Overview
Predicted 3D model of a 99-nucleotide RNA (TPP riboswitch aptamer (THI element)) from Chelatococcus sp. RNAcentral holds the sequence, with entries from Ribocentre. Its mean pLDDT, the model's own confidence on a scale to 100, is 76. Of the family's consensus pairs, 91% are formed in the model. It matches the Rfam family "TPP riboswitch aptamer (THI element)". Rfam describes the family as follows. Vitamin B(1) in its active form thiamin pyrophosphate (TPP) is an essential coenzyme that is synthesised by coupling of pyrimidine and thiazole moieties in bacteria.
């Protein structure tokens, strides 16, 4: 010096569903359960091109009180930095000192 590798700032992307009661004429609103990092406000939580966060589904299996619960189609499509800076690290290379 360039690289890799952690972690941080910037900056940008992105989801919040399903069951039960209780109230409610209805919108919905309150509790409680189920998965999950997050299930509606968060200064969270997850992801940013090595991208399965997350969008696209009247798809197929299998669980489930029930669901986008689980798996599979899927190396599918499309999806925000191919960005910048700090810090830690680790090998390697160059150059300069010293012995």
């Nucleotide at each position: 010096c360039g690289c890799g590798u952690c972690g941080g700032c910037c900056u940008g992307g992105g989801g919040u569903g399903c069951c039960g009661c209780a109230c409610g004429g209805c919108a919905g609103u309150g509790c409680g359960g189920c998965u999950g990092a997050g299930a509606u406000c968060a200064u969270a939580c997850c992801c940013a091109u090595c991208g399965a966060a997350c969008c696209u589904g009247u798809c197929u299996g299998g669980a489930u009180c029930a669901u986008g619960c689980c798996a599979g189609c899927g190396u599918a499509g499309g999806g925000a930095g191919c960005a910048g800076c700090c810090g830690g690290u680790g090998a390697g290379u160059g150059c300069a000192g010293a012995a």